[in-house]
A computed fold for a 124-nucleotide RNA from Halanaerobium saccharolyticum, annotated as c-di-AMP riboswitch aptamer (ydaO/yuaA leader). Its Rfam family is "c-di-AMP riboswitch aptamer (ydaO/yuaA leader)". The literature on the family includes a 2004 paper in Proc Natl Acad Sci U S A by Barrick et al., "New RNA motifs suggest an expanded scope for riboswitches in bacterial genetic control".
RNA sequence: AUAUAUCUGUUGUCUAAUCUCAUUUGAGAGCGGGGGACCCACUUUUUUGGGGCGAAUCUAUAUUAGAAGAAGACCUUUACUUCUAGCCCGGCAGCUAACUCCGUAGACUUUAUUAAGGGACAGA
Numbered sequence: 001a002u003a004u005a006u007c008u009g010u011u012g013u014c015u016a017a018u019c020u021c022a023u024u025u026g027a028g029a030g031c032g033g034g035g036g037a038c039c040c041a042c043u044u045u046u047u048u049g050g051g052g053c054g055a056a057u058c059u060a061u062a063u064u065a066g067a068a069g070a071a072g073a074c075c076u077u078u079a080c081u082u083c084u085a086g087c088c089c090g091g092c093a094g095c096u097a098a099c100u101c102c103g104u105a106g107a108c109u110u111u112a113u114u115a116a117g118g119g120a121c122a123g124a
Base pairs, nucleotide, nucleotide: 006124007123008122009121010120012108013107014106018029019028020027021026030104031103032102033101034100035099040094049092050089051088052087053086057067058066059065060064068084069083070082071081072080074119075118076117077116078115079114
C1' cells in the first nucleotide's frame, strides 16, 4: 500500500425555507415557486367556473372502507405504525427561450429516535 473478515458509529426531524453582510424599515448568495414566444399540444370554455402552492387526491354501497400518495433520523427493499391539512388568485393563466414577479414561514423531539436484510461512508 492492497484485499478479505469482524466490531462500532452515521452526531436531531419534516420542509425550498439556509448562509453572509448590515442595523436605517434591509441587501446579497444559495435553494424553491409563478407568469411568459416560435414549435408542439388541447380544440371545450360559458356563475355548472377555472387555476396555483403543498404528499395532502380520487372512488364507492358514504357506516365507513378501498385505491393512490407522503413521513418514520446515511441510502434502498420488505414488514409495521402514522398522515392525506391548510392557504391563495379572482373570471384569468397548457408547454415555453429571452424577460419578469414572488418565497426563504412554521411545526416537532430531548437519549429518545419502529424492526430485519442488503449497500455506502468513517474509525478500530